[in-house]
RNA sequence: GUUUGAUAAAGCUAAACCCGGAGCAAUCCGGCGACAGAAAACUAUAGGGUCCCUCUGGGAUUGCCAGUUGCCGUA
Repeated sequence: GUUUGAUAAAGCUAAACCCGGAGCAAUCCGGCGACAGAAAACUAUAGGGUCCCUCUGGGAUUGCCAGUUGCCGUA
């Protein structure tokens, strides 16, 4: 440097349900919780898909595919 990994080590994130709040909505924030994850870190002005609306435009979702970057270990 490349490849590779959740059955190593040290760590990390936090699904659904429920409660409170914001929003027309998709959805988001906080709390509880822990389904799952080798990038569940960042990116919606790499690109694609999907969803919402007050629809020739605006918004949402990266824990949908993906792009960029990173820890440790095997080979």